Annotation:
Small-subunit ribosomal RNA, 5' domain from an uncultured bacterium, 499 nucleotides, folded computationally. It matches the Rfam family "Bacterial small subunit ribosomal RNA". Rfam links the family to the GO terms structural constituent of ribosome and ribosome. Model confidence (mean pLDDT): 84 of 100. The full RNA is in RNAcentral, with records from ENA, Greengenes and SILVA.

[in-house]
Context: one part of a larger RNA
RNA sequence: GAUGAACGCUGGCGGUAUGCUUUACACAUGCAAGUCGUACGAGAGUUUUUAACUCAAGUGGCGGACGGGUGAGUAACACGUAAGAAUUUGCCUUUAGGAGGGGGACAACAACUGGAAACGGUUGCUAAUACCCCAUAUGCUUUCGAGUGAAAUGGUUUUUCCGCCUAAAGAGAAGCUUGCGGCUGAUUAGCUUGUUGGUAAGGUAAUGGCUCACCAAGCCAACGAUCUGUAGCUGGUCUGAGAGGACGACCAGCCACACUGGAACUGAGACACGGUCCAGACUCCUACGGGAGGCAGCAGUGGGGAAUUUUGGACAAUGGGCGCAAGCCUGAUCCAGCCAUUCCGCGUGCAGGAUGAAGGCCUUCGGGUUGUAAACUGCUUUUGUACGGAACGAAACGGUCUGCCCUAAUACGGCGGGCUAAUGACGGUACCGUAAGAAUAAGCACCGGCUAACUACGUGCCAGCAGCCGCGGUAAUACGUAGGGUGCAAGCGUUAAUC
Numbered sequence: 001g002a003u004g005a006a007c008g009c010u011g012g013c014g015g016u017a018u019g020c021u022u023u024a025c026a027c028a029u030g031c032a033a034g035u036c037g038u039a040c041g042a043g044a045g046u047u048u049u050u051a052a053c054u055c056a057a058g059u060g061g062c063g064g065a066c067g068g069g070u071g072a073g074u075a076a077c078a079c080g081u082a083a084g085a086a087u088u089u090g091c092c093u094u095u096a097g098g099a100g101g102g103g104g105a106c107a108a109c110a111a112c113u114g115g116a117a118a119c120g121g122u123u124g125c126u127a128a129u130a131c132c133c134c135a136u137a138u139g140c141u142u143u144c145g146a147g148u149g150a151a152a153u154g155g156u157u158u159u160u161c162c163g164c165c166u167a168a169a170g171a172g173a174a175g176c177u178u179g180c181g182g183c184u185g186a187u188u189a190g191c192u193u194g195u196u197g198g199u200a201a202g203g204u205a206a207u208g209g210c211u212c213a214c215c216a217a218g219c220c221a222a223c224g225a226u227c228u229g230u231a232g233c234u235g236g237u238c239u240g241a242g243a244g245g246a247c248g249a250c251c252a253g254c255c256a257c258a259c260u261g262g263a264a265c266u267g268a269g270a271c272a273c274g275g276u277c278c279a280g281a282c283u284c285c286u287a288c289g290g291g292a293g294g295c296a297g298c299a300g301u302g303g304g305g306a307a308u309u310u311u312g313g314a315c316a317a318u319g320g321g322c323g324c325a326a327g328c329c330u331g332a333u334c335c336a337g338c339c340a341u342u343c344c345g346c347g348u349g350c351a352g353g354a355u356g357a358a359g360g361c362c363u364u365c366g367g368g369u370u371g372u373a374a375a376c377u378g379c380u381u382u383u384g385u386a387c388g389g390a391a392c393g394a395a396a397c398g399g400u401c402u403g404c405c406c407u408a409a410u411a412c413g414g415c416g417g418g419c420u421a422a423u424g425a426c427g428g429u430a431c432c433g434u435a436a437g438a439a440u441a442a443g444c445a446c447c448g449g450c451u452a453a454c455u456a457c458g459u460g461c462c463a464g465c466a467g468c469c470g471c472g473g474u475a476a477u478a479c480g481u482a483g484g485g486u487g488c489a490a491g492c493g494u495u496a497a498u499c
Base pairs, nucleotide, nucleotide: 001498003496005495006494007493008492009491012346013345014344015343017341019338020304025302026301027300029299030298031297034062035061036060039059040058043055044054045053046052047051069257070256071255079181080180081179082178083177084176087174088173089172092170093169094168095167096166097165098164100134101133102132103131109124110123111122112121113120114119139148140147141146154162155161183229185227190220192218195217196216197215198214199213201211202210232254233253234252235251236247237246238245239244259280260279261278262277263276282293283292284291285290310336312335313334314333318332319330320329321328322327349379350378351377352376359370360369361368362367385435386434387433388432389431393426398420399419400418401417402416403415404414405413443488444487445486446485447484448469449468450467454483455482456481457480458479464471465470
């Protein structure tokens, strides 16, 4: 000097940022991922009952691979940086072409029925943008003969939008390979058998011992292999003149993990925090047959600890998911609450006022000092209090008028301009104004030297102090108290680790 700090004493206001560094310990409760009726068939409700609107269990689509958390593991192509070739890609953009013909089911539902429950079973009925077959083909494969591969003329406010399929390109995203770089121990010296390379095959989106059969016997290592310990990495942060050293909270990028271990399924993408299956530990329910659960999401609880906050508000803004849209969801986010935890700013008055009052302390008893300090006089009103006014953040989307482009078109659509309705959690907050009134506001550490600041009393190697040197055994500027002083100040000091 600096800290995600803690502790002691003290504490007026505002802004700002941060806030489990320890047990990746266990978790009560609520919320954190839904949405679409413009994909589908039942059902229910309401009304103005020809019809329209609303709800939404089920089928179906998209999203639950993002966003949020944590740092256990990892010394590794994990990260950083520079290069590379053998790849994939939902949604989005551009271009080209297409959407022909048929079919059978399964939920829901109904009946019967098992179970305490979780959850099922049998039979029967039904729709689709769910599923399947045939046809066609710019594609793909090819031994050049051929083989192989699509679709939903669907929805709709009815001619407009939204969709469906194939191919090519792009954007963004992801996977893979390699060079170099960044910890410790030799009181760890040899390590390795899919190990190192090749051939054929399998597998993958893709290269590859990735896997497997056969063949060869290699590969790494004193420029430190292997083993051990420690550790998420980086942009950066702190310090320092720099070179360096230490660190990696918050913010941003990447990685890994999701009770512990293992596995795959679905999917464009996962081997998936709030999905599935198996095993284990733990907790809970049970009719003892069997079941349920996973806060390292946001709050919150217990425990551990020197130590770390509210079971708050809102989707108004930004962003995300779904939807044609209206909109719905969003503990992301934006706000508010708590804590002097950090940094910054402001205040606790200002001017005059000597009889140098009283009181305190010291005294050589003359006086000195506290000290212009107080009282007293005048002034001001930041902050606080009371009352009144009152935002920016909100213009996109929408409506309407209009210009240009497109067009047969004054439909529709795209780009731009004018006018305009609605929408604020924070919040009656910031800010502004008015009123009264010095009113509401100072402590902490130190005073032997280092080191700015001294006297008295008490104590008597005791009680005690102490960062180092050292003080204390009867005049202690070093202990304790008081007066005085010095330093910093809503803080001050101590402790811890670091430069």